[in-house]
C1' cells in the first nucleotide's frame, strides 16, 4: 500500500454495480460477430464507532 461476482475494476457513511466470461433467447443457411435477458457477492477474518459501514477506527491474515 492493496484485498468487493469466475477475471479486471467501480461504488461521496444511505438499495453492493459495470465490463469480460458463463447460461438462455433473438438474428444468421451454419459458426463467429451483433442485440436482449438471466444467474452469480458472508465486500479477506474478528471486533469497535454510527440511526446507518465496502467506506471511519483497532487487531489479525494474505499479496506487493
Nucleotide at each position: 500500500u492493496a484485498g468487493u461476482a469466475g477475471c479486471u475494476c467501480a461504488a461521496u457513511g444511505g438499495c453492493a454495480g459495470a465490463g469480460c466470461a458463463u447460461u438462455c433467447g433473438g438474428c444468421u443457411g451454419u459458426u463467429a460477430a451483433c442485440c436482449g435477458a438471466a444467474g452469480g457477492g458472508u465486500u479477506g477474518u474478528a471486533g469497535g464507532u454510527u440511526c446507518g459501514a465496502g467506506u471511519c477506527c483497532u487487531a489479525c491474515c494474505u499479496g506487493a
The RNA shown here (transfer RNA) has 64 nucleotides and comes from a bovine gut metagenome. The sequence is in RNAcentral, with records from MGnify. The coordinates come from a structure-prediction model, not an experiment, and the mean pLDDT is 81. Rfam family: tRNA. It is annotated as a transfer RNA. Gene Ontology term of the family: triplet codon-amino acid adaptor activity.